Description: A computed fold for a 547-nucleotide part of an RNA from Synechococcus sp. O70.1, annotated as large-subunit ribosomal RNA, domain I. Its mean pLDDT, the model's own confidence on a scale to 100, is 86. Taxonomically the source falls in Synechococcus (Bacteria, Cyanobacteriota, Cyanophyceae, Synechococcaceae). Its Rfam family is "Bacterial large subunit ribosomal RNA".
[in-house]
Context: one part of a larger RNA
RNA sequence: GGCGCACGGUGGAUACCUAGGCACACAGAGGCGAUGAAGGGCGCGCUACCGGCGAAACGCUGCGGGGAGCUGGACGAAAGCGUUGAUCCGCAGGUACCCGAAUGGGGCAACCCGGCAAGGCUUUAAGCCUUGUCACCCUUAGCUGAAUCCGUAGGCUAAGGGGGCGAACGCGGCGAACUGAAACAUCUUAGUAGCCGCAGGAAAAGAAAACAACCGUGAUUUCCUUAGUAGCGGCGAGCGAACGGGAAAGAGCCUAAACCGCUUAGCUACGGCUAGGCGGGGUCGUGGGACGGCCAUCAGGUAGCCGGAAGGCUAGGCGAAGCAGCUGGAAUGCUGCACCAGAGAAGGUGAAAGUCCUGUAGCCGAAAGCUGGAAGGCGCCGGCCGGAUCCCGAGUAGCACGGGACAGGGGAAAUCCCGUGUGAAUCGGCGAGAACCAUCUCGCAAGGCUAAAUACUCCUGUGUGACCGAUAGUGAACCAGUACCGUGAGGGAAAGGUGAAAAGAACCCCGGGAGGGGAGUGAAAGAGAGCAUGAAACCGUGUGCCU
Repeated sequence: GGCGCACGGUGGAUACCUAGGCACACAGAGGCGAUGAAGGGCGCGCUACCGGCGAAACGCUGCGGGGAGCUGGACGAAAGCGUUGAUCCGCAGGUACCCGAAUGGGGCAACCCGGCAAGGCUUUAAGCCUUGUCACCCUUAGCUGAAUCCGUAGGCUAAGGGGGCGAACGCGGCGAACUGAAACAUCUUAGUAGCCGCAGGAAAAGAAAACAACCGUGAUUUCCUUAGUAGCGGCGAGCGAACGGGAAAGAGCCUAAACCGCUUAGCUACGGCUAGGCGGGGUCGUGGGACGGCCAUCAGGUAGCCGGAAGGCUAGGCGAAGCAGCUGGAAUGCUGCACCAGAGAAGGUGAAAGUCCUGUAGCCGAAAGCUGGAAGGCGCCGGCCGGAUCCCGAGUAGCACGGGACAGGGGAAAUCCCGUGUGAAUCGGCGAGAACCAUCUCGCAAGGCUAAAUACUCCUGUGUGACCGAUAGUGAACCAGUACCGUGAGGGAAAGGUGAAAAGAACCCCGGGAGGGGAGUGAAAGAGAGCAUGAAACCGUGUGCCU
């Protein structure tokens, strides 16, 4: 030195555990903000941190709950509080510094400097303090009012609204590339990602100028299917419907115009005309309405307004039944004999508990706030005949050219939307049925509103798991978006376990200390805080063998 064995050290694998995660289901909520948010800064304690709170600062008031302890995590010291009901829990209030949309002005966020009004203090002259108020934009109303006569622009005042934040879902505007095509350009990726605007609890869509096919359907949305079909496509890669059928849900309405009336303004050949406003009327495709006649005023419906019931939520409460012996540090174990069960879910308790604790089944409960919306009330909602005249949404439809959307790449290319230009018709009308024409059929554009079925989850509650169990599961079980890195945008860790209970080792000895030896605690200290188990690599001590 090697190999083996034994005993240690180091190390922190493994099994066990779970305080934290993950996923889903159901229900709730779906917003917060100038009444100053989200998020912060700085303070308030015996107090460094976290949490809580705000100069009224570990808290104040009221109303409820609760019933013996309490002064957060935090186990210490000191001093107190509480059955005259504290701490704690719920509801409603009060307070709520400074920054931040930040909004009196400024600014290098948490700082600096003001105006006005009222009140207060003092050294009576200036200063200080307190409260309120003073940004901008939009709308409405009033006042005022240039060039420039009327007027307008503008200005001022008042009231109301807006602004910012927020996870996904929604609608709209702008809109890639890598990639695929085994290269690449049309194409694809994809109207995706990204950026921007706006909104809601959902959004969007929506009441046929729709489909269909000679039969019929009857708004929209979503799902299953039709169907990887019909089609599109350097007919490559790929893209990819609809009709119809079956489900979920179900709901339909208001205007413009014709006509009538009132009113304002202008014009007037004073008859009226024109334009605007308001009210009535009217809303449709077996065309409807105006207009002229006639009838009815009910039943029923209702998404608007008033109204607020039941129920629910935000604290809680009641809630059955086991003892003895044995082992043990400890009984929930074992033995014996019992009991409850609308409760044998679960967790805890010194090992494994239906009957010890918390609970569970079952039952009960709100002063206050929130939710919920029933009954009821108000408002609103009718029909027939006639057929001359009038009305039925215009720079619109259509067309040409250029683009875009449609599963559809310009194609035979309908349909829808946009740009430029051109430019109709009013029911004897107009659009569509995939170029176009005819016949036939279906519908009525150029105004608007509309629940539900659908999408999502930052958040709250409950529950579940052939989900994870500390290199896993969130990046984060632990004071983590921390430490640390970066000028910055940004990147981003490691790190859980004494014990049933601190009973956390008084005292003695060695030592400067660290550390250790006794003593003591404990079932165990080879559980001693670098603390449960304690693998391997690695390092030793002893010993056998070999060299």